[in-house]
This record gives sequence, structure tokens and C1' cells, in this order.
RNA sequence: GGCUCGGUCCCGCGCGACGGCUCCUUUCGAACCCCGUCAGGCCCGGAAGGGAGCAGCGGUAAGGAAGAAGAGCCGGGUGCCGCGGGGACGCCGGGCCAGA
Repeated sequence: GGCUCGGUCCCGCGCGACGGCUCCUUUCGAACCCCGUCAGGCCCGGAAGGGAGCAGCGGUAAGGAAGAAGAGCCGGGUGCCGCGGGGACGCCGGGCCAGA
């Protein structure tokens, strides 16, 4: 110096981490306009009983807080990731050949 292979570049497909949201678990959570049970008291009744129903208790909704694993969705200057296609000699690395 030449040839060649690969990386860097572009496109497509895919995989895994990361971030967010949802599902999930726990907990809090409605004076009344959620549910159940309704002491006391009140009402009806001659009585037996019945009725509505406050407080309390229990459960729960919307929502709040915390949280491992797993699943789903979204995202990108995510990854010395994988596969395929394309591009050019600008850079990097390897191989071969030739010359000095």
C1' cells in the first nucleotide's frame, strides 16, 4: 500500500434490566345522606309482641398509607444484549498478500 472480516452508522424483529401506572397483600377509612346488629330511650298495643331507629360494635365503598414476589400496560441518549437486512472506507481492531 492492497484485499478481506468485524465494530462504530441506519432500519426491522426480539430478550433482559430501569422508571411510572394498574392488578395483588396489609392497614386506615362514611356522625347522617352504605350494609348488618341495634343497648338505652321513643312509638303502636289491654297484653303477647311489633315498629322506626340514635349511640356502640362489626363489615365495606370512594379514597389515603405501606409493601415482597408475580402478571399486564406505557416509556427511552436503557444494555461493552441477540438475530436479520442495508450502507461506507471516515475511525478502531483482526487476518492474508506485497513492498521498503